[in-house]
RNA sequence: AGAGACUUCCAGGCAAUCGCGAGAUUCGUCUCGAGGAAAGUCCGGACUCUAGAGGGCAGAGUGGUGGGUAACGCCCACCGGGAGCGAUCCUAGGGAAAGUGCCACAGAGAAUAGACCGCCGCGGAACUUUUGUUGCGUGGUAAGGGUGAAACGGUGAGGUAAGAGCUCACCAGCACUUGGGGUGACCCAGGUGGCUUGGUAAACCCCACUCGGAGCAAGACCAAAUAGGAGAGGGAGAAGCGGCCCGCUUUGUUUGAACUCUCGGGUAGGUUGCUAGAGGGCGAUGGCAACAUCGUCCGUAGAUAAAUGAUUGCCGGCCCUUCGGGGUUAACAGGAUCCGGCUUAUUGGAAGUCUCGGUAC
RNA sequence: GGGCGAAUAGCUCAGCUGGUUAGAGCACCUGCUUUACACGCAGGGGGUCACAGGUUCGAAUCCUGUUUCGCCUA
Numbered sequence: 001a002g003a004g005a006c007u008u009c010c011a012g013g014c015a016a017u018c019g020c021g022a023g024a025u026u027c028g029u030c031u032c033g034a035g036g037a038a039a040g041u042c043c044g045g046a047c048u049c050u051a052g053a054g055g056g057c058a059g060a061g062u063g064g065u066g067g068g069u070a071a072c073g074c075c076c077a078c079c080g081g082g083a084g085c086g087a088u089c090c091u092a093g094g095g096a097a098a099g100u101g102c103c104a105c106a107g108a109g110a111a112u113a114g115a116c117c118g119c120c121g122c123g124g125a126a127c128u129u130u131u132g133u134u135g136c137g138u139g140g141u142a143a144g145g146g147u148g149a150a151a152c153g154g155u156g157a158g159g160u161a162a163g164a165g166c167u168c169a170c171c172a173g174c175a176c177u178u179g180g181g182g183u184g185a186c187c188c189a190g191g192u193g194g195c196u197u198g199g200u201a202a203a204c205c206c207c208a209c210u211c212g213g214a215g216c217a218a219g220a221c222c223a224a225a226u227a228g229g230a231g232a233g234g235g236a237g238a239a240g241c242g243g244c245c246c247g248c249u250u251u252g253u254u255u256g257a258a259c260u261c262u263c264g265g266g267u268a269g270g271u272u273g274c275u276a277g278a279g280g281g282c283g284a285u286g287g288c289a290a291c292a293u294c295g296u297c298c299g300u301a302g303a304u305a306a307a308u309g310a311u312u313g314c315c316g317g318c319c320c321u322u323c324g325g326g327g328u329u330a331a332c333a334g335g336a337u338c339c340g341g342c343u344u345a346u347u348g349g350a351a352g353u354c355u356c357g358g359u360a361c
Numbered sequence: 362g363g364g365c366g367a368a369u370a371g372c373u374c375a376g377c378u379g380g381u382u383a384g385a386g387c388a389c390c391u392g393c394u395u396u397a398c399a400c401g402c403a404g405g406g407g408g409u410c411a412c413a414g415g416u417u418c419g420a421a422u423c424c425u426g427u428u429u430c431g432c433c434u435a
Stems, first nucleotide, its partner, number of pairs: 002356009012315007020033005035332001039343002042341005047215004054246004059211005064078005079093001080091004094206002099204002101200003116145002118141006125134003153171006172196001174193008219272004229263005237251004279298008316329005362434007371387004389405005411427005
């Protein structure tokens, strides 16, 4: 130099003029005015109503260990597995020896397996001078072939008629166990045993843990309107309570609830919730880190069919250049109760740490 | 704003839960029939199962993300 890996930041700046929304006002004017994702609504909370949310069943979610946090499916650190020479990256990563289901096609056999070819014993038949060969019957056999994603441990030796964990050695794996390290997941070094246990839980399921429901169009208040009406049926429940049961509260059963049909009528405006919050910047301390504590500074949209824009000049960035200058002003996108995350979309740059070591051009 | 659902041939739909062959009707094409057309009969073509990734031996189907469309809610 090249090829890569990871992390963080910016999202043009200043001035003038005109315009839009909100607030303040001495009515002159002044101040503030979108994002890193405001998005998808995928998770988690705050807040509000409902019993300050209670019991059970059902249902949903999460799933290595430890920590962080208001909480999480998020983040940090580590462990196991996988990829890469490496920096580093990926990982829905509990249980298949609780039970059930499924494993197409091919194949003899697909899960307390299996005899198609092959190998071997025995019987009897034919052929052959004999050793033997051929075919039939019967039995043994999982070493070899072949099928498949997967064939019921692997290699070697002994053994055998041929074979086989049948026996032995080593290796892999399982169960139990000893010593050491670690908070733990787990790791390191052994011992004993039976010789061996397929895959799938992003199939049902089991185990552990978490979750009541609804959502700012929640909810509260003011104003306006009214026939909370009438008739016919119905005959004890209904509503809060939006999975079901219990339970609680209110209400109804002489004055008649829910529900069904017919007729007829009214409103659809405003205020609040609303933005100072698990807020941000800097520094110190603790911690590997996520993060926490303390100190100091800052003031940062609140619209309602919905404001945040346009023009000009200078600087900055990019492109072209005859080095005089000229051109151009980016992508994704825009608040709607508010936060913490994740995911997705995306332009042009900037900074830092690290790896490979002639690989690259 | 908030809460749900769907996407399979040109059109309308099965198949998905419970995984291994993508099917039906209409439409289209060819032939037969007819003087010709329609009807009828016989045959045929046409699919990135909306897109991307993952789980699995195997995905239209299961899981996650994206795109488009639809429904409900004062």